[in-house]
RNA sequence: CCGGGAGGAAGGGCGACCGCUCGGACCCUGGUCCGAGAGGAAAGUCCGGACAGCGCAGGGUGAGGCGCCCGGCGCAAGCCGGGGUCGGGUAACCGACGGAUAGGGCCACAGAGACGCAGCCUGCGCCGCCUGGCGCAGGGUGAAACGCGGUAACCCCCGCCUGCUGCAACCCCAAGCAGGGCCGUUGACGCGACCCGCCGAGGCCCGGGUAGGGGGCACCCGUCGCGAGACGGGCGGAGCGCCGCGCGGCGCUCCGAGAGAGAUGGUCGCCUGAAACAGAAUCCGGCUUACUCUCCUCCCGGCAGG
Repeated sequence: CCGGGAGGAAGGGCGACCGCUCGGACCCUGGUCCGAGAGGAAAGUCCGGACAGCGCAGGGUGAGGCGCCCGGCGCAAGCCGGGGUCGGGUAACCGACGGAUAGGGCCACAGAGACGCAGCCUGCGCCGCCUGGCGCAGGGUGAAACGCGGUAACCCCCGCCUGCUGCAACCCCAAGCAGGGCCGUUGACGCGACCCGCCGAGGCCCGGGUAGGGGGCACCCGUCGCGAGACGGGCGGAGCGCCGCGCGGCGCUCCGAGAGAGAUGGUCGCCUGAAACAGAAUCCGGCUUACUCUCCUCCCGGCAGG
C1' cells in the first nucleotide's frame, strides 16, 4: 500500500423566510407575541417484564417459551467471560448446538433402489453348463446408497418455566333520549263534586350508561419569569474513566417529547458535504431486520522496503 475480520463513535450545525401540533400571555372571537416539539433503529410486533381487568381447591390434558458445559449479571427474556463438538475460511474470524436406538412423516433432479426394503451393469466362485439363483468384489446415479443414512426451524419425545386478555386494557365524571320511584301541583277518562282507579303534564330523586370530558400518560425540588417554560440541584436510565477485580464508591457526558384522526415539516444560503433507512401513540428491557457519509481502535493475509 492492497484485500479481509472484530468492535465502537456519528446520524448534522448556524442563519433567514414560509408553515404544523400542543401549551401560555395579551388584545377580545380571530389575531399578535412567546414556549416546547422523534430514532438508532421510533420499524417488524418476535420474546420477556411492569401496569390493568377478569380468573384461580388439587391433579391432568391442551397451548406457548427456553435448551452443549462451567461461571457471572438479570424478576424474566436475554447478555457477558471461558471451554467443547461439528461445519465454512490460508488466517483473523464466522455459523450451528437436548434427543434420529420411542414412534410417524419427508428426502427434489438423477438413479434399479432414498430405508426392514430394492437389487441396474461388470468380473469371480458355487448350484455340472445356458437361462435362473446364491455369495463376494467393483462400477454407475446422487447432497446422501443399506451404515441402525439424513432431517426435530415437520410432527414428536425429554427437562425446566408459564393463568387468560391486552392502554381501542382499565378507572372516574356524565348532557340528551328511554326506564324506575315519590308528590298538600295539575289536565283528561271511569255516572265523577269528594274519595279511589287509570293515563298524561310538571317538579324532585334513583341506578345503569351513550355522546362528550378527565385520568391512565411521563419524575421531584429550588431560583427566575405574569405564564407556558428556562436554568440549577436531586432521583432514575444509558455510557465512559478512576480508586483495588463483575458486585461498592467517586467523577464526567447524554437522556427523561406526550398527540387523541393523531404535530414535530419545507425552501434557500454558508459550513469541502448533509446524504440513507425511516415517524413516538402505555412504559421499560431484549432480539431481529433496514440504512448513509465518514471516523477511531485492535487483529489476519499478500506485496514491497528498512
The RNA shown here (Bacterial RNase P class A) has 306 nucleotides and comes from a Pseudomonadota bacterium.
NCBI's taxonomy places the organism under Bacteria, Pseudomonadati, Pseudomonadota.
Rfam family: Bacterial RNase P class A. By type it is a ribozyme.
The prediction has a mean pLDDT of 76.
The gene name in the source record is rnpB.